This is a predicted structure of a 100-nucleotide RNA (Glycine riboswitch aptamer) from Jeongeupia naejangsanensis.

RNA sequence: UCAAGGCCGAUUGGAGAGAGGCCGGCAUGACCGGUCCACCGAAGGGGCAAUGCGCGAUCCGUCGCGCCAAACUCUCAGGUAAAAGGACAAGGGGAGAGGC
Numbered sequence: 001u002c003a004a005g006g007c008c009g010a011u012u013g014g015a016g017a018g019a020g021g022c023c024g025g026c027a028u029g030a031c032c033g034g035u036c037c038a039c040c041g042a043a044g045g046g047g048c049a050a051u052g053c054g055c056g057a058u059c060c061g062u063c064g065c066g067c068c069a070a071a072c073u074c075u076c077a078g079g080u081a082a083a084a085g086g087a088c089a090a091g092g093g094g095a096g097a098g099g100c
Stems, first nucleotide, its partner, number of pairs: 001099002007094002011090003018037001020036006026029001038080003044076001045074003052067006
C1' cells in the first nucleotide's frame, strides 16, 4: 500500500402457516400452563449425490467402502394476528489471513 463470495458489529429490506378445540390457574388477559387435532419452513438440528474427492481390491475393464451441498427433504427443535424472531440480500463501516 492492496485486501477475500470468509469474519465482526450497525442500518435497511425480509416469506410461510389455526387470535384453533378442551382442561386447569388467577392477576380475568389479544394472559399463563397442560393436552388434542390441523398447518408452516427461513433460527438451530437430522437426511440425501457422482461424473467429484479419499482409501482398498483388481483379470487394469472396473469393483467395493468411506466423505462432501443446498433455498431439496424430515419437522426433533422452532413457528402459525401484531410485535418479537427470522435464513438470506443490499449499500456502507471495521478488523484482517494473505499479496506486493

Taxonomically the source falls in Jeongeupia (Bacteria, Pseudomonadati, Pseudomonadota, Betaproteobacteria).
Its mean pLDDT, the model's own confidence on a scale to 100, is 78.
It matches the Rfam family "Glycine riboswitch aptamer". Rfam's curators write: This family represents the bacterial glycine riboswitch.